[in-house]
This record gives sequence, structure tokens and C1' cells, in this order.
RNA sequence: GCGGAGAUGGCGGAACUGGCAGACGCGCAGGUCUUAGGAACCUGUGGGCAACCGUGCGGGUUCGAUCCCCGCUCUCCGCA
Repeated sequence: GCGGAGAUGGCGGAACUGGCAGACGCGCAGGUCUUAGGAACCUGUGGGCAACCGUGCGGGUUCGAUCCCCGCUCUCCGCA
């Protein structure tokens, strides 16, 4: 230099073909239980006082984008 895959809450990881983003698990907070703790079970848990904002960054298409198009950054794999 060329080709391919990827970037989503605190962490892992879903979201099929553009239509409620964050399912599920971990973690965390509160509770039940216990002398106390652990385990188990129950409830809650993106940010913001709110309006609103939020899928690596910047644009575009669209009524509507994690998803399609263009450019860029970073990570991994292959080729030279």
C1' cells in the first nucleotide's frame, strides 16, 4: 500500500429486512432470608432537574438510520 471483519450503558453482548435502542448475563443499589455474611430469590439500574440527548468521529439519503451511501480515526485478521 491492497483486501476483509469490527467499534453499541460501568463490563460482556443482542437488536433478522430502516420503524419503541440497549434483550440476556455480569456488576451495582435496595429488599427478603441470616446472629452476621455468603448463596438463593424479589425489585430497580444509560445521561440530564427538565425540555431533551445518546450506537467510534464528521457529513449525506430518508417521514424515520446501530442498520443504506461518502470521508476520517482506532482495533483485529489476511495479502504484498

Annotation:
This is a predicted structure of an 80-nucleotide RNA (transfer RNA) from Aneurinibacillus sp. Its Rfam family is "tRNA". By type it is a transfer RNA. The coordinates come from a structure-prediction model, not an experiment, and the mean pLDDT is 80.